[in-house]
Molecule: transfer RNA
Organism: Ischnura elegans
RNA sequence: AGCAGAGUGGCGCAGUGGUAGCGCGCUUGGCCUGCAGAGCCCUGAGGUCCGUGGUUCGAUUCCACGCUCUGCUA
Numbered sequence: 001a002g003c004a005g006a007g008u009g010g011c012g013c014a015g016u017g018g019u020a021g022c023g024c025g026c027u028u029g030g031c032c033u034g035c036a037g038a039g040c041c042c043u044g045a046g047g048u049c050c051g052u053g054g055u056u057c058g059a060u061u062c063c064a065c066g067c068u069c070u071g072c073u074a
Base pairs, nucleotide, nucleotide: 001073002072003071004070005069006068007067010024011023012022013021018057026044029041030040031039050066051065052064053063054062
């Protein structure tokens, strides 16, 4: 330098046009225990979806240009 892939709560990931969900973690209350821990159940918070434009009635999703990371080639 060229090509490809990726960027979504604290972490790991889903969601491929109709105002974003799962697991872990965190929070609240409970079960269990002599007490505590571990385990289990319930509850809640936490993300303007990398940025800026465009298309659309509507964009995390489609398009363009950037930024960052990873891989391949030279």